[in-house]
Parts: sequence; structure tokens; C1' cells
RNA sequence: UAUGAUCUUUGGGGUUUGGUGAAAUUCCAUACCGGCGGUAAAGUCCGCGAACUCGAAAGAGCCGAGCAGGUGAAAUUCCUGCACCGACGGUAAAGUCCGGAUGAGAGAAGAUAUGC
Repeated sequence: UAUGAUCUUUGGGGUUUGGUGAAAUUCCAUACCGGCGGUAAAGUCCGCGAACUCGAAAGAGCCGAGCAGGUGAAAUUCCUGCACCGACGGUAAAGUCCGGAUGAGAGAAGAUAUGC
């Protein structure tokens, strides 16, 4: 310094304050949150993971949402403004509660051995 290998650790946040009601952190108003890699710094671009469906497995399928203006060499990433999105089961209808989950995992950091 490089590649693949083995191992270890790590690896997701959020319902405030009111209203209605017999009952809602689920409805209404308001509030709050944003995994990983890439790229001018991204929940909304490109890709990945998770969830969900199928399958004995490998794996396959499915997979939400942003515009306008400004600065700049470069930004749907920064700044300003106004928007939008969020698996499954439970329960008064849930991105935020409880549960599968002390799980899984993209990936991140490190160690060992090996090669040059």
C1' cells in the first nucleotide's frame, strides 16, 4: 500500500399544546422526526438497506414524497419561501404508542492473517 478472507465492535429519530368523544399520543387543529453510500453538504436526485409479497433455499418481486427564487465554476443537496412523504400486526382509524425486535441490516470503524 492493495485485494479478497476470517473475526470483533458499532449500526433510526419523533405526539408538544388544545378540541370532540364513553373511549383517540390513532380523528381535527397544532407540534415533532429523518438509516446507509454517491454527488457542492439530500427524508423528496441516483443507488442500497429495512419493511411487505412469493420461495425449501439461493433469490426474485414490490418499494413513498419538491417545486420556485437566490448565491456559486458547480447545489432538485447550501440560503429564503411555500409544499410533500412515511411497511406490517394490535388498538377509536397511528411516520411518532405497544408488538415481531435483546431481531435483521445497508454500511462505518478496528483487529488478525495473506499478497505486493
This is a predicted structure of a 116-nucleotide RNA (FMN riboswitch aptamer (RFN element)). It matches the Rfam family "FMN riboswitch aptamer (RFN element)". Gene Ontology term of the family: FMN binding. The prediction has a mean pLDDT of 85.